[in-house]
Context: one part of a larger RNA
RNA sequence: UGACGGGGGCCCACACAAGCGGUGGAGCAUGUGGUUUAAUUCGAUGCAAAACUAAGAACCUUACCAAGGCUUGACAUGCCGUGAAUCCUCUUGAAAGAGAGGGGUGCCUUCGGGAAUGCGGACACAGGUGGUGCAUGGCUGUCGUCAGCUCGUGCCAUAAGGUGCUGGGUUAAGUCCCACAACGAGCACAACCCUCGUGUUUAGUUGCCAAUGUUGAGUUUGGAACCCUGAACAGACUGCCAGUGACAAGUCGAAGGAAGGUGAGGAUGACGUCAAGUCAUCAUGUCCCUUAUGCCCUAGGCGACACACAUGCUACAAUGGUCGAGACAAAAGAUCGUGAUCCCGUGAGGGUGAGCAAACUUCAAAAACCCAUCUUCAAUUCGGAUUGUAGGCUGCAACUCACUUGCAUGAAGCUGAAAUCGUUAGUAAUCACCGGUCAGCCAUACGACAGUGAAUUCGUUCCUAGGCCUUGUACA
Numbered sequence: 001u002g003a004c005g006g007g008g009g010c011c012c013a014c015a016c017a018a019g020c021g022g023u024g025g026a027g028c029a030u031g032u033g034g035u036u037u038a039a040u041u042c043g044a045u046g047c048a049a050a051a052c053u054a055a056g057a058a059c060c061u062u063a064c065c066a067a068g069g070c071u072u073g074a075c076a077u078g079c080c081g082u083g084a085a086u087c088c089u090c091u092u093g094a095a096a097g098a099g100a101g102g103g104g105u106g107c108c109u110u111c112g113g114g115a116a117u118g119c120g121g122a123c124a125c126a127g128g129u130g131g132u133g134c135a136u137g138g139c140u141g142u143c144g145u146c147a148g149c150u151c152g153u154g155c156c157a158u159a160a161g162g163u164g165c166u167g168g169g170u171u172a173a174g175u176c177c178c179a180c181a182a183c184g185a186g187c188a189c190a191a192c193c194c195u196c197g198u199g200u201u202u203a204g205u206u207g208c209c210a211a212u213g214u215u216g217a218g219u220u221u222g223g224a225a226c227c228c229u230g231a232a233c234a235g236a237c238u239g240c241c242a243g244u245g246a247c248a249a250g251u252c253g254a255a256g257g258a259a260g261g262u263g264a265g266g267a268u269g270a271c272g273u274c275a276a277g278u279c280a281u282c283a284u285g286u287c288c289c290u291u292a293u294g295c296c297c298u299a300g301g302c303g304a305c306a307c308a309c310a311u312g313c314u315a316c317a318a319u320g321g322u323c324g325a326g327a328c329a330a331a332a333g334a335u336c337g338u339g340a341u342c343c344c345g346u347g348a349g350g351g352u353g354a355g356c357a358a359a360c361u362u363c364a365a366a367a368a369c370c371c372a373u374c375u376u377c378a379a380u381u382c383g384g385a386u387u388g389u390a391g392g393c394u395g396c397a398a399c400u401c402a403c404u405u406g407c408a409u410g411a412a413g414c415u416g417a418a419a420u421c422g423u424u425a426g427u428a429a430u431c432a433c434c435g436g437u438c439a440g441c442c443a444u445a446c447g448a449c450a451g452u453g454a455a456u457u458c459g460u461u462c463c464u465a466g467g468c469c470u471u472g473u474a475c476a
Base pairs, nucleotide, nucleotide: 001476002475003473004472005471007470008469009468010467011466013464015460016459019423020422021421022420023419026314027313028312029311030310031309032308033307034305035304043052064300066298068296069295070294073125077124078123079121080120081119082118083117087102088101089100090099091098092097107114108113127289128288130287131286132285136283137282138278139277140276141274143272148187149186150185151184152183153182154163155162156161166179167178168177169176193266194265195264196263198234199233200232201231202230203229204228208223209222210221211220237260241253243251244250303442316416320374321373322372324370334361337356338355342351343350344349382413387408388407389406390405391404392403429452430451434447435446
């Protein structure tokens, strides 16, 4: 000087407390461990691994396994020979591949040949998702969006070092003020950036309004006040007032205001820590393989299943289930797309195929509300697992191993021990919708979006994590 302390002081955080809802019990989904296996490819392992890499494993992907094949190779450059390339048919084979036959000659040319490309040959070499993340770059997690981390000059100390960065206040903040052997500066903080919230100006089509018209619409005409959309500005700064404070920084209350003290949310992550993670995104040193640890293909596996853990979904019901009827969104995407309308089907779906490269068309709401029923606590009209059967769709293919519809079946589960998680307002909770990946989908995931919409916070004694000062030390 740090680190540590079941030392002290001050402070902060959904850390506790006060509430609300969960997990832990059940069924299922997904991931992991373990076990099994020819293979169950690999990585990730307290917080900071485990719906993670994977924004989508039937084949492919695919790296694994079994069988069948290739050896200058699936891919690159160079040399030689030959044929332009492309194409078609047949045989064999699980395919990869192997064999046979046919057709055919373009472009440039100094007529020697050349470019592009196929096949064959020899060698240099290719190739490796093989090892090492403890050789590395790059990228990332984490403490932590915590308020810290440093430097120049000066001063102090023999020196390591200290000071500045400490003290008194204050702040979300090393934020600012005052004091002070310090005076300044840099990286972080803040601001600048994006979205939302108010207004003004401007611009009105595909959006908006009015009238006409119609059973109801489309439509037509007119308008630019509203809504909305795009652009440019304004607006919030403790600016104003009162109290408090040290005449400061600030804090507290009020006013005006759409918004008040960082307006709300996001992006943004200092010096460093964990030899943290990644050689399987990529790049790369070195080691290793080279008729194989490389490459092609078929089938299988990654989906196994006494069990354990993690993350979720659905429930256990009456604030509910079921039937019927009529309502109200936002954001985002779309041509190998979406699919209105009409017809068929109980339904999934099938046929038709208008419109829309889009404020024009389409996918397209649910909870809520209303009417009825169940009728009171029962394993039920709760719950939907599991199983049987008949179908549909995607795709070469749905057995291993997809999704989905109808009928039948109707398991556990009656609110969950110890323990533990999230959350302070348009938040929690609840309700649906959309997107990416994608032929299809194992999505209950992830990312976004609107609808309905709470309770509680007296406070910092305690638990946990962190910051500053101080103190002790058998630690470095």

The part of an RNA shown here (small-subunit ribosomal RNA, 3' major domain) has 476 nucleotides and comes from Ormosia purpureiflora.
Model confidence (mean pLDDT): 82 of 100.